[in-house]
RNA sequence: AGAGUUUGAUCCUGGCUCAGGACGAACGCUGGCGGCGUGCCUAACACAUGCAAGUCGAACGGACGAGGCCCCUUCGGGGACCGAGUUAGUGGCGGACGGGUGAGUAACGCGUGAGCAACCUGCCUUUCAGAGGGGGACAACAGUUGGAAACGACUGCUAAUACCGCAUGAUGCAGCGAGAUCGCAUGGUCUUGCUGUCAAAGAUUUAUCGCUGAAAGAUGGGCUCGCGUCUGAUUAGCUAGUUGGAGGGGUAACGGCCCACCAAGGCGACGAUCAGUAGCCGGACUGAGAGGUUGAACGGCCACAUUGGGACUGAGAUACGGCCCAGACUCCUACGGGAGGCAGCAGUGGGGAAUAUUGGGCAAUGGGGGAAACCCUGACCCAGCAACGCCGCGUGAAGGAAGAAGGCUUUCGGGUUGUAAACUUCUUUUACCAGGGACGAAGAACGUGACGGUACCUGGAGAAAAAGCCACGGCUAACUACGUGCCAGCAGCCGCGGUAAUACGUAGGUGGCAAGCGUUGUCCGGAUUUACUGGGUGUAAAGGGCGUGUAGGCGGAGCUGCAAGUCAGAUGUGAAAUCUGGGGGCUUAACCCUCAAACUGCAUUUGAAACUGUAGCCCUUGAGUAUCGGAGAGGCAGGCGGAAUUCCUAGUGUAGCGGUGAAAUGCGUAGAUAUUAGGAAGAACACCAGUGGCGAAGGCGGCCUGCUGGACGACAACUGACGCUGAGGCGCGAAAGCGUGGGGAGCAAACAGGAUUAGAUACCCUGGUAGUCCACGCUGUAAACGAUGAAUACUAGGUGUGGGGGGACUGACCCCCUCCGUGCCGGAGUUAACACAAUAAGUAUUCCACCUGGGGAGUACGACCGCAAGGUUGAAACUCAAAGGAAUUGACGGGGGCCCGCACAAGCAGUGGAUUAUGUGGUUUAAUUCGACGCAACGCGAAGAACCUUACCGGGAUUUGACAUCCUACUAACGAAGCAGAGAUGCAUUAGGUGCCCUUCGGGGAAAGUAGAGACAGGUGGUGCAUGGUUGUCGUCAGCUCGUGUCGUGAGAUGUUGGGUUAAGUCCCGCAACGAGCGCAACCCCUAUUUCCAGUAGCCAGCAGUAAGAUGGGCACUCUGGAGAGACUGCCGGGGAUAACCCGGAGGAAGGUGGGGAUGACGUCAAAUCAUCAUGCCCCUUAUGAUUUGGGCUACACACGUGCUACAAUGGCAGUUACAAAGAGAAGCAAACCUGUGAAGGCGAGCAAACCUCAAAAAGGCUGUCUCAGUUCGGAUUGUAGUCUGCAACUCGACUACAUGAGCUGGAAUCGCUAGUAAUCGCAGAUCAGCAUGCUGCGGUGAAUACGUUCCCGGGUCUUGUACACACCGCCCGUCACACCAUGGGAGUCGGUAAUGCCCGAAGUCAGUGACCCAACCGUAAGGAGGGAGCUGCCGAAGGCAGGAUCGAUAACUGGGGUGAAGUCGUAACAAGGUA
Repeated sequence: AGAGUUUGAUCCUGGCUCAGGACGAACGCUGGCGGCGUGCCUAACACAUGCAAGUCGAACGGACGAGGCCCCUUCGGGGACCGAGUUAGUGGCGGACGGGUGAGUAACGCGUGAGCAACCUGCCUUUCAGAGGGGGACAACAGUUGGAAACGACUGCUAAUACCGCAUGAUGCAGCGAGAUCGCAUGGUCUUGCUGUCAAAGAUUUAUCGCUGAAAGAUGGGCUCGCGUCUGAUUAGCUAGUUGGAGGGGUAACGGCCCACCAAGGCGACGAUCAGUAGCCGGACUGAGAGGUUGAACGGCCACAUUGGGACUGAGAUACGGCCCAGACUCCUACGGGAGGCAGCAGUGGGGAAUAUUGGGCAAUGGGGGAAACCCUGACCCAGCAACGCCGCGUGAAGGAAGAAGGCUUUCGGGUUGUAAACUUCUUUUACCAGGGACGAAGAACGUGACGGUACCUGGAGAAAAAGCCACGGCUAACUACGUGCCAGCAGCCGCGGUAAUACGUAGGUGGCAAGCGUUGUCCGGAUUUACUGGGUGUAAAGGGCGUGUAGGCGGAGCUGCAAGUCAGAUGUGAAAUCUGGGGGCUUAACCCUCAAACUGCAUUUGAAACUGUAGCCCUUGAGUAUCGGAGAGGCAGGCGGAAUUCCUAGUGUAGCGGUGAAAUGCGUAGAUAUUAGGAAGAACACCAGUGGCGAAGGCGGCCUGCUGGACGACAACUGACGCUGAGGCGCGAAAGCGUGGGGAGCAAACAGGAUUAGAUACCCUGGUAGUCCACGCUGUAAACGAUGAAUACUAGGUGUGGGGGGACUGACCCCCUCCGUGCCGGAGUUAACACAAUAAGUAUUCCACCUGGGGAGUACGACCGCAAGGUUGAAACUCAAAGGAAUUGACGGGGGCCCGCACAAGCAGUGGAUUAUGUGGUUUAAUUCGACGCAACGCGAAGAACCUUACCGGGAUUUGACAUCCUACUAACGAAGCAGAGAUGCAUUAGGUGCCCUUCGGGGAAAGUAGAGACAGGUGGUGCAUGGUUGUCGUCAGCUCGUGUCGUGAGAUGUUGGGUUAAGUCCCGCAACGAGCGCAACCCCUAUUUCCAGUAGCCAGCAGUAAGAUGGGCACUCUGGAGAGACUGCCGGGGAUAACCCGGAGGAAGGUGGGGAUGACGUCAAAUCAUCAUGCCCCUUAUGAUUUGGGCUACACACGUGCUACAAUGGCAGUUACAAAGAGAAGCAAACCUGUGAAGGCGAGCAAACCUCAAAAAGGCUGUCUCAGUUCGGAUUGUAGUCUGCAACUCGACUACAUGAGCUGGAAUCGCUAGUAAUCGCAGAUCAGCAUGCUGCGGUGAAUACGUUCCCGGGUCUUGUACACACCGCCCGUCACACCAUGGGAGUCGGUAAUGCCCGAAGUCAGUGACCCAACCGUAAGGAGGGAGCUGCCGAAGGCAGGAUCGAUAACUGGGGUGAAGUCGUAACAAGGUA
């Protein structure tokens, strides 16, 4: 410090997710030791048991009392005195500290800083003064008595440092005075006079300790104030003791704290009130910081103690281990009454994912009491439990390659685990055993240690007792095998898994951390993703529809003062701990000690005066006013005008009009449309008219008049900062809509009809009502858009246009300058890009508004507004990992431009109808083997299924095998005829037959066969979506790319686009490109002309010659085989840009790639093929292998493709007669001759072929016949009889003869072809025993047409739009149906909360009363003073009643929403998305 994830790729916006750190944690697996810490976050739920606050006998009386001493004695004992010690009670001090918890509390509660002239303070310290003399009780105790108990009641006795008078007494307090002095005010302080008033306690060991009054200090508290302190405005108004006054009460003290009276105030947009949540802080975690989160442990403050209320005592409490009352709960009970409060330490139950021992000790530190000894102390110090956290240590170290074994893997060679182990040498931390043994303990001489025989030290034995967890697709370090097969599962995000998973599970290996490792949860970070530091708003989320203006914020130039902000110094404070730095102590570290720094804050004070502020003076440039001037659809009101439309009246006139893609509805013979004249009505204002004008926006358009707003220019007279912005507020605000009343020509939602359509509640047509118009009122929204808030200043230019002014000029023109407005282009700059660019989206300032992922949703609820429709404000649950912007490359478009192609058109001949052949689908079957499926499957694989082929089916046999290699043993091998059997095979072997090489003649070897064992063979079994190879197709279309450079943030672009041209990315020109490659073309083959060479089996001009080029001869010609030439836009004319090239011409056998073939770029289709072959993986192994026989692949209601033959006269038939090319031939082609009607048979010459044969070419020519018929056309099918091939023609061959006899030119639709082509005619070949209408070749005869590119199809190129990229066979919307989820409404029902009103009213303070009661004082007494019980009153908790408010739960039913591999209906959107 970043990374992953939206896309085919890119940049941006933007969310989600990850890597880091932390924790009072929990869970899973694992677990050696030690140190230091930490440990109920949930039920402030309920608690058994024990302990946690006592102490003082030196305050007091008594009781008990070891012991001592004395007396008496019946020796049993009794009595007096002293008495250490123990102690219930009275009394004192302490139980207000310490310890716990965080429920409540949004508050002067806390933090920080001040104040109290408005206060208190026990114990402690200092100082001053004092303590005289009396009195009466009550506990204890004794007796009686009530009660189950708790606990009392009555009578009697008694002490005090308990209680009460009196005396004394002040500098105290109160009252009345006098004086001085201080303070911001109320007022304070000091001195002084008089009057009144108030104290005390003793104990004792004689050291002391206590007691009273006063003053001061210290400590601890109380109160007040400034500032700070969470969320919600879908909480906007709250408040009657409320705010203030003066008076009184009360308090330690101020105060509405309380009371009576008076006034009507007080708080609030700087957020009152209400609701929700929460103890606050020092600090802690995180972060670069600013911040954010948090408030366990330690420390400070607060609050609470079962819930609520209350006071008492006291220095201090409204009191955790005190009291009273009420409520709930628990316990005891004799039922009458009582007792209790762990949020102290342990512990229990419960809750929970989860949190420890009913331990030791007061040795230390600290606290209470005491004179002290000492006692108490679950504070505290320790120990126990827990890897809960942090820190440290260990589980061995060194050597050791035959790189052992084993595991895993493998291309079988190896690799890896791995110096790892074994083995050798060494060490002993920790744990274990034994011995010694602390500090902590003190200014102490003795004594005192829970921890603890602990830490630590020494010795001993032995590598001995001690390693796991997670991960390994990317992020993110680390990879293989097997299993599984969208299953099981994983997953933080992206995403893995559908038979070769580095992503699941296991194993091996590897990586990381380590006594831990992972997971989960929470917080911060990354996240500049709430942006103060440090973001944005044209199109990504985001500028208010516009103005006016309040509060607020901000504000021009100069001078002077002040000092609030600001800056600097000083002082106080900012507790300690923590953090940071230095030093030190535990062996180190964690931890601890100490010093420093820091605590960024607050307050006080002294200065400074630039800036802001403030006060004063002044200025004119901002702003405004005045004067003059012109421009304008600015607004409102009134009036006027013509054109058009419709309607009415009348005339002319006759059959249609109207409307559409085409029609129909509609109107019209009752006279329409058309036309002429007149009239009526309403609405809108052609041309001018213009990215022209005006207005804040919405908006404004005939002409005239009136009223009226604003802007602009000129001038520089006046005011003197009067300004800018503007939350709320107020006003304006298109269209539609609403209300009332008018108006209504045209247009026109709804509606009706006609069309279209599968449907058509639409688009089109004919009608047509609200409405549109006017007046008044409401609504208050729009893509109210420049998707761009307002204002000011600054920052290159160019060119239009509207308004005004100036200069120059003869000039209204032109030109130049200038102000205001309105456009375009463009530089810097900005921007993600597009783009913006003086009218900024640039550079700055000020103010306002708004945004923070998509959906849910601008929805729900609430509130406000509205007559309603609805508007404004405006969530959440849930769900997704995206949604989005700009640009790029493609693809696509019922977008555009250009171009090409038998693509259309122009033609010729067909297919689709018939019969038949063949292939396919379907069906059938035991099997009808398999594959191929739009073009690019279907006379295709198959260049030929009777057996074989053959892969299929039924049956019969076989198992190292039909085929290959290896091993062992044996044997020569082989074996006819015969028998069984369907055959395979088996039996029988007698016959027959016995081979090659070497030899030491024993034998050995090669090859072969048989038998045996296992390795293995074998598979046309699966996967063409695991593959190689091969092939099809777009397409013989003209394209596809690269290097360097340049442009762009980038994907990419450029080049390759543009202007011409071409069959062509062919060539030329231009150009930020310059070059290059694969394609095109050419090079190759055939063909067309010719030359040369050669001349047999070919040829024959001349010579000889024949029946015959048969022969001699010749090679001139034809032909054949080689080698050459020739064609290149080379030449001429014209066009074109002086180009490329095009048009025409000459010459030439051939002319513009002459014709044909071979040749197929980058790539597309997971195209085809595992059945040509090869091959990974999987599967079968007495079978899915191999073998045999028979059957099947040939089935047949049907459908489709491709062909043959025809339907006839351009023909059929009969006769006769010509002319090819290219091929094939030995298990072959076969002549001639003979036989047969014929297929064919017999015989067999010749020929391994320029020699012989197949072989007849056919159409054609000539002659004859048929005469338009189902025929002398046409031939299927069937019957009969035959021929040939072949072991074998039944299933299931071809051919022959005789007989039999569908079809009269083919619907919708559709194919081929542009010249030696179509059409037509025959010939040959491969396969092949036989089988050809198929296929591949060959030649013969030989046309028609092309104006042209509008349209159909396909392709190329440029451009445009796009929400597509699996790329239009794309994407995608809504209803309905089903399942699940959360949520709104809902008759209601249930519960909570905080208040309010009324009733009742405990305890208790206060007040009143006090007839009853009472020891202290007064009084001889009566009585008094004083006090109390009781009663009453105010207040008052809980409780009751009531109506509202608010929050939550639940509910029949209901509304929409979300999610969900393959449901239904349509096709709304994205292309002009087919109606933008």
A computed fold for a 1476-nucleotide RNA from a metagenome, annotated as small-subunit ribosomal RNA. The RNAcentral record of the sequence draws on SILVA. Its Rfam family is "Bacterial small subunit ribosomal RNA". Model confidence (mean pLDDT): 84 of 100.